[in-house]
RNA sequence: GGCGGCGUAGCUCAGGUGGCUAGAGCGACGGUCUCAUAAUCCGUAGGUCGUAGGUUCGAGUCCUACCGCCGCCA
Repeated sequence: GGCGGCGUAGCUCAGGUGGCUAGAGCGACGGUCUCAUAAUCCGUAGGUCGUAGGUUCGAGUCCUACCGCCGCCA
């Protein structure tokens, strides 16, 4: 340099053929329970969906460029 894959909450990941509120587990915080800790159970907060454009009535989901990571080839 060329090709391909990935980039969604702090971490690991889901999000059929665009459709109306963006979710789960773990973690964090508060409560419950206990003499106390852990576990259990209940609740709360937490997201520019990599960035910028485009298409569309509507984009996490489609298109383009760029950025980052990984792999293959040279």
Predicted 3D model of a 74-nucleotide RNA (transfer RNA) from a Terriglobales bacterium. The source organism's lineage runs through Bacteria, Pseudomonadati, Acidobacteriota, Terriglobia and Terriglobales. The coordinates come from a structure-prediction model, not an experiment, and the mean pLDDT is 81. Its Rfam family is "tRNA". The family's RNA type in Rfam is transfer RNA.